This is a predicted structure of a 507-nucleotide part of an RNA (small-subunit ribosomal RNA, 5' domain) from a Parcubacteria group bacterium. The source organism's lineage runs through Bacteria and Bacteria candidate phyla. Model confidence (mean pLDDT): 83 of 100.
Context: one part of a larger RNA
RNA sequence: GGAUGAACGCUGGCGGCGUGGAUAAGGCAUGCAAGUCGAACGAACCUUGUGGAAAUGGAGUCUUCGGACAAAGUUUUCACGCUGGUUAGUGGCGAACGGGGUAGUAAUGCAUAGGAACGUACCUAGAAGUCAGGAAUAGCCCACCGAAAGGUGGAUUAAUACUUGAUAGUCCCUCCGGGGUAAAGAUUUAUCGCUUCUAGAUCGGCCUGUGUGGUAUCAGCUAGUUGGUAAGGUAAUGGCUUACCAAGGCUAUGACGCCUAGGGGAGGUGAGAGCCUGACCCCCACCAUUGGAACUGCGACACGGUCCAAACUCCUACGGGAGGCUGCAGUCGAGAAUCUUCCGCAAUGCACGAAAGUGUGACGGAGCGACGCCGCGUGAUUGAUGACGCUCUUCGGAGUGUAAAAAUCUUUUAUAAGGGAGGAAAUUUUUGACGUUACCUUAUGAAUAAGGGGCUCCUAAUCUCGUGCCAGCAGGAGCGGUAAUACGAGAGCCUCAAGCGUUAUCC
Repeated sequence: GGAUGAACGCUGGCGGCGUGGAUAAGGCAUGCAAGUCGAACGAACCUUGUGGAAAUGGAGUCUUCGGACAAAGUUUUCACGCUGGUUAGUGGCGAACGGGGUAGUAAUGCAUAGGAACGUACCUAGAAGUCAGGAAUAGCCCACCGAAAGGUGGAUUAAUACUUGAUAGUCCCUCCGGGGUAAAGAUUUAUCGCUUCUAGAUCGGCCUGUGUGGUAUCAGCUAGUUGGUAAGGUAAUGGCUUACCAAGGCUAUGACGCCUAGGGGAGGUGAGAGCCUGACCCCCACCAUUGGAACUGCGACACGGUCCAAACUCCUACGGGAGGCUGCAGUCGAGAAUCUUCCGCAAUGCACGAAAGUGUGACGGAGCGACGCCGCGUGAUUGAUGACGCUCUUCGGAGUGUAAAAAUCUUUUAUAAGGGAGGAAAUUUUUGACGUUACCUUAUGAAUAAGGGGCUCCUAAUCUCGUGCCAGCAGGAGCGGUAAUACGAGAGCCUCAAGCGUUAUCC
C1' cells in the first nucleotide's frame, strides 16, 4: 500500500447493486415451510326437479247457519332420478427434490485421469399384449373402553388396493428334452393409462492410479488380520460374511497413534514464484436433539416418516401421553458483533393433475444496517475602500478572505401535482406482489444536506496561550523537569470525504 461476512469511536443527505448469526451443531413460545388427483374408488353433505305422507294454512264453494268441503302458500319427512360442487377415507404419484448447516471426516471424503461386475420411477424410440375369475378391507352404521393421545368388537361396501387361473416371446433357467414368469382400467370417441421386452438418455452404486494438513517429545502396527478354495449375500465386484487351508499384509518414500480440518471451482495479495483464506454463488461429501435399527419404495437406512434406548421440555383425571427451527420469520442465552414474527405466487422453476388449476418462507420482491463497492449532491457567477468578529503582531500591519454580506442565475437533489412503462411468455378476452415504482412534464424555492483525522521526524501541514518529568501523548524514534511547533485549548493549515480514524487478521 492492498484486502475483510468485520467490530469500536466521532459524524451522517440521496440512489443503484451486492451483502448481513463468523460465538453456543446451546434451548426454543407462535405462525407458516409438501402437497396434489373426483377423468382410480365407494360414501356423506349441499344444490335446481318430480312424486308420496303428515302438520299448518284458509282464496273460495255449499249450508239446515251447527257446520262441511277446500285451491295457492308454509314447515317437516320419505322415495326417485339429473346437474354442479365440497370433502373425511381407500388408492396413485410426490414427499429421497427443493431449503439449512459444517458437527464429524486426514480418507469409506474431495480433485483429476481411467476401469468393469451393476441398477435406474418419470422421459424418448421400437416390438408385442391388455382374457377369465375370487376373497377381503377402510370409510359409513351399531356397541364399548379411555382424562386425553387413541383403541376394541360386530355388521356391511368399492376400486387403477389385494389375489387365483389362462395365454407367452424379441424375456429368464436349462442336462437343449423342457420348465417358469404379466396386465387395470378411466373419461367420452379420441385420448390418457396398464403389462412384457429391447435400445437410448439421465441419475446413481462399485474399483484403480496420482495429488490432497501438523507431529517421531507417536516406531513398530495387524488376527477377518493378508491370500486361496467353497458357500452365502448384494442390483453388482470384493473377507462384504461364514467354514476350511496357508502365514501372510503395512512400515523411516513415516505404518500405527495423537492434534487440527469438510474438499474443490475459487477469493486476497504479489511483477512473478509463492504465501494466506475456503463468507456470498456453483459442484461434491456429510449431518438433522444424542446413539442404534430396519420398513416402505426406482431411489432413504429418510430434517418437517416408523421403532428402540438416553437426556431435556411440555400435558395429565397419576393410569398414561406429546415434542425435536443446523427450513422462513421470531425469542432467550452466550457474545465486540450480524436484520422483518413483511407482500406475492405476477415471473422463473418444482410436485400433482387430461386440463382448468392447486400447493410452494424455493423463488420474485419490499423492510432494517454507511457492512461493502459505485454514482450524485450539499450550489454557480459577479462581488474590496479587503466590512464586522476572531487570531497573531515588530502595533506599521498580517491572516481568516471572494470567504461573508449584496446582486444575478440554475434546480441535480428535495417537496407537491399530473402523466406513466417494460418485466406478460399471449392472441379476442383475463392475469403485476413489486408499484402512490422506474421514467417524463410542470410548479416552489439556495431552498433539505459536512464531517473525521492530523500538523517533531518517518509524513502533506505551525503559531499563540495554559501546564511544568505533573497532567498527559505515543506506530517507531521519542516528547513533558518554566520560553513544549510532540501534552491541553484556540486560531490557522494539511489531508480524505458521507465518511474519517482505531483495533483485529492476511499478503